RNA sequence: GCUGCCGGACGGGUAGUCGCUCCCAUUUUUGGGAGAGGAAAGUCCGGUCUCCAUAGGGCAGCGUGCCGGCUAACGGCCGGGCGGAUCGCAGGAUCCGACGGAUAGUGCCACAGAAAAUAUACCGCCUUGCCUUCGGGUGAGGUAAGGGUGAAAUGGUGCGGUAAGAGCGCACCGCGGCAGGAGUAAUUCUGCCGGCAGGGAAAACCCCACGCGGAGCAAGACCAAAUAGGGGAGGAGGAGCGGCCCGCUCCGCUUAACUUCCGGGUAGGUCGCUAGAACCGUUCAGUAAUGGACGGUCCAGAUGAAUGACUACCGCCCGCAAGGGUACAGGAACCGGCUUAUAGUCCGGCAGCUGAU
Numbered sequence: 001g002c003u004g005c006c007g008g009a010c011g012g013g014u015a016g017u018c019g020c021u022c023c024c025a026u027u028u029u030u031g032g033g034a035g036a037g038g039a040a041a042g043u044c045c046g047g048u049c050u051c052c053a054u055a056g057g058g059c060a061g062c063g064u065g066c067c068g069g070c071u072a073a074c075g076g077c078c079g080g081g082c083g084g085a086u087c088g089c090a091g092g093a094u095c096c097g098a099c100g101g102a103u104a105g106u107g108c109c110a111c112a113g114a115a116a117a118u119a120u121a122c123c124g125c126c127u128u129g130c131c132u133u134c135g136g137g138u139g140a141g142g143u144a145a146g147g148g149u150g151a152a153a154u155g156g157u158g159c160g161g162u163a164a165g166a167g168c169g170c171a172c173c174g175c176g177g178c179a180g181g182a183g184u185a186a187u188u189c190u191g192c193c194g195g196c197a198g199g200g201a202a203a204a205c206c207c208c209a210c211g212c213g214g215a216g217c218a219a220g221a222c223c224a225a226a227u228a229g230g231g232g233a234g235g236a237g238g239a240g241c242g243g244c245c246c247g248c249u250c251c252g253c254u255u256a257a258c259u260u261c262c263g264g265g266u267a268g269g270u271c272g273c274u275a276g277a278a279c280c281g282u283u284c285a286g287u288a289a290u291g292g293a294c295g296g297u298c299c300a301g302a303u304g305a306a307u308g309a310c311u312a313c314c315g316c317c318c319g320c321a322a323g324g325g326u327a328c329a330g331g332a333a334c335c336g337g338c339u340u341a342u343a344g345u346c347c348g349g350c351a352g353c354u355g356a357u
Stems, first nucleotide, its partner, number of pairs: 001353010012314007020035006037328001041339002044337005049216004061212005066080005081099001082097006100207002105205002108200002122147002124143008155173006174196001175194008220271004230262005238255006278297008315326004
């Protein structure tokens, strides 16, 4: 210098004019200050907070699932192990992984195939009886090396062995058990023993370990009209009933136009609401995620919902020029993650190739 891979940061700038939301000051109509994101998105996971439920424990249900660490917590992150893929002669680099248990039990494995897991034999190979037109046919037995079926076939390769074969015997690999070494562990290395017992699938039920009460800021709390209900007190000279045989008068009870008080709810308003697992810098511990110490900063808080429009110059892209364009995208109680979208620019790391010194 080139190629490939991986990670991180930024993601228009300055000035002016007119507006919008909030805050502060004020001589009350002016002045000053602040005003979206890396994803504000999807609402997938976890938490804070609020209300409801709840003695404790269990069942059911749901979720997570190699090991260690981090964290308020997580299905997140960091480090490691194992397996797979790509590149490379290799050492290695990068990416991916529902990666606990199939010897707890029950069930399943389409089609094809003899047989899909107590086993078994279609073609073939071998031994042998019988028949024969001498090509072979057929009965009995041995075998699983070869062929064939299938996604998968009962350890693999080689040598010996045999009638042909076979862990039948042996060596190596694989598998299982034991012992020892390394490691916190997952795991790995070495030695000895065993001819080999145990096909797959848990994204079938299931078993094991751990976690989980529900609803959500339209949570929830407070203030509180008009109108219409509800309750208490008062309540006539109105109305009804009763007391006397009737009427008047009088008395008692009920009703309630009206007056007044109380209470619930609605409209509306206030709080919750943003100083926080916060941000910036330095430093310490740690491989890292992360945590600690010190110093500094205050950074939207709206609610029919503000954050905009225009002008000038500059930056970047397209174009000879005129001119055009400038990504994805907009808070709604807050925080930590994941996932998805994103024009362009910059920085760093790893691997390989090549040149010069």